[in-house]
A computed fold for a 474-nucleotide part of an RNA from an uncultured bacterium, annotated as small-subunit ribosomal RNA, 5' domain.
Context: one part of a larger RNA
RNA sequence: GAUGAACGCUGGCGACGUGGAUAAGGCAUGCAAGUCGAAUGCUAGUUUACUAGCAUGGCAAACGGGUUAGUAACACGUGGGAACGUACCUCAAAGCUAGGCAUAACUUCGAGAAAUCGGAGAUAAUACCUAAUAGUCUCUUCGGAGUAAAGAUUUAUCACUUUGAGAGCGGCCUGCGUCCUAUCAGCUUGUUGGUGAGGUAAUGGCUCACCAAGGCAAUGACAGGUAGGGGACGUGAGAGCGUGAACCCCAACAUUGGCACUGAGACACUGGCCAAACACCUACGGGUGGCUGCAGUCGAGAAUAUUCCACAAUGGGGGAAACCCUGAUGGAGCGACGUCGCGUGCGGGAUGAAGGCCCCUGGGUUGUAAACCGCUUUUAUAAGGGAAGAAUUUCGAUGACAUUACCUUAUGAAUAAGAGGUUGCUAACUACGUGCCAGCAGCAGCGGUAAUACGUAGACCUCAAGCGUUAUCC
Numbered sequence: 001g002a003u004g005a006a007c008g009c010u011g012g013c014g015a016c017g018u019g020g021a022u023a024a025g026g027c028a029u030g031c032a033a034g035u036c037g038a039a040u041g042c043u044a045g046u047u048u049a050c051u052a053g054c055a056u057g058g059c060a061a062a063c064g065g066g067u068u069a070g071u072a073a074c075a076c077g078u079g080g081g082a083a084c085g086u087a088c089c090u091c092a093a094a095g096c097u098a099g100g101c102a103u104a105a106c107u108u109c110g111a112g113a114a115a116u117c118g119g120a121g122a123u124a125a126u127a128c129c130u131a132a133u134a135g136u137c138u139c140u141u142c143g144g145a146g147u148a149a150a151g152a153u154u155u156a157u158c159a160c161u162u163u164g165a166g167a168g169c170g171g172c173c174u175g176c177g178u179c180c181u182a183u184c185a186g187c188u189u190g191u192u193g194g195u196g197a198g199g200u201a202a203u204g205g206c207u208c209a210c211c212a213a214g215g216c217a218a219u220g221a222c223a224g225g226u227a228g229g230g231g232a233c234g235u236g237a238g239a240g241c242g243u244g245a246a247c248c249c250c251a252a253c254a255u256u257g258g259c260a261c262u263g264a265g266a267c268a269c270u271g272g273c274c275a276a277a278c279a280c281c282u283a284c285g286g287g288u289g290g291c292u293g294c295a296g297u298c299g300a301g302a303a304u305a306u307u308c309c310a311c312a313a314u315g316g317g318g319g320a321a322a323c324c325c326u327g328a329u330g331g332a333g334c335g336a337c338g339u340c341g342c343g344u345g346c347g348g349g350a351u352g353a354a355g356g357c358c359c360c361u362g363g364g365u366u367g368u369a370a371a372c373c374g375c376u377u378u379u380a381u382a383a384g385g386g387a388a389g390a391a392u393u394u395c396g397a398u399g400a401c402a403u404u405a406c407c408u409u410a411u412g413a414a415u416a417a418g419a420g421g422u423u424g425c426u427a428a429c430u431a432c433g434u435g436c437c438a439g440c441a442g443c444a445g446c447g448g449u450a451a452u453a454c455g456u457a458g459a460c461c462u463c464a465a466g467c468g469u470u471a472u473c474c
Stems, first nucleotide, its partner, number of pairs: 001473003005470005012342006018335002025298003029295003034059003039056008066253003076177006084170003089166007097131004106121006137146003151158003179225003186216003191213008228250004232243004255276005278289004306332001308331003314328001315326004345375004355366004380411006389401001392397001418463005423444003429458005439446002
């Protein structure tokens, strides 16, 4: 000098930041991902066109948000590379023909405590299936073979199918860099390479069969410990050393372990299955759950906030749009936790009042300090006025913050000072009490009867809404 700090004493205001660092311990409650009727069937209501709901269907839910457990690794940083994928978006070319049978909601019957499940019947679609067409597309023995579509509202669009290109995003490979220990010296059998096959969007022992016996290592393999990495942050003249909170990028994880499904994309925080631990419900047959989202609660801890307001703005999802959703976000609340700014008044005022303290008893000091006189009103309180942030939109209308910021007026010095220290280092000294006691202390050291070092008082010094102590880093 610094801190995501804590503790002690004290505490007026504002702005901007910042706040679970420990138990990746357990969680009551509410909310955090929906939307589309301009894809479709039905039910109910009102009423002739809408509203609400159930279900099928589409898109989204792989984003956003959290955390740092694991990971010493192509995880990250940086520079290259070839054998890849890509929904939505943009550009370009072509197309959008003809048919079909199912099923949910619903009705009905039944099982169960519940969660939920089973049988029968009916029905629709941008759900599903078949056929046609096939330049481009895929395969090819270059003869050929194979693969597509969906309509809706309305008169103008939005969709749909195929192909090519782009943008952005992602998967893979690789050079270099990336902590401590040698009281870790040898490690390895899918191991190293080849051939073939499988698998993948794609390369590859990624997997398998066979063949060879390789591969790594004192330039530290293997093992153990520790740890998310970077931009950055702290310090320092720099080199360096230390750190990785907040913000941004990347990675990993989602009670623990494993697995796949759907999908353009996941092996998926608020999807699924299995196992385990834990908790809850139970009619004992069986079920349900996952805050490392926002608040909040218990626990452990020196220690870390509201079960708040709003979608007005920015952004995201859905929708043609209106609009709906959004604990992202914008705001407010709490904490001197930090930085910065402001204030606690200004001028005059000596018979240097009283009181306190010291004293050589003369006085000195507190001290222009107070009283007193005059002034001001930052701040405070009250009243009145009052935004920008608003872009969109035919018009109309739209602000959570917000009785805000800011402006004007009124009142009245009014509402506002402490903490640590005073032997030296180190700015600042006297008296009394105590008597190696009680105690102080960062180091040297102080205290055993005149203690500037302990305790109290007065005086003084330094910082100041803070001041000290502790911890850690340079």
Rfam family: Bacterial small subunit ribosomal RNA. Gene Ontology terms of the family: structural constituent of ribosome and ribosome. The full RNA is in RNAcentral, with records from ENA and SILVA.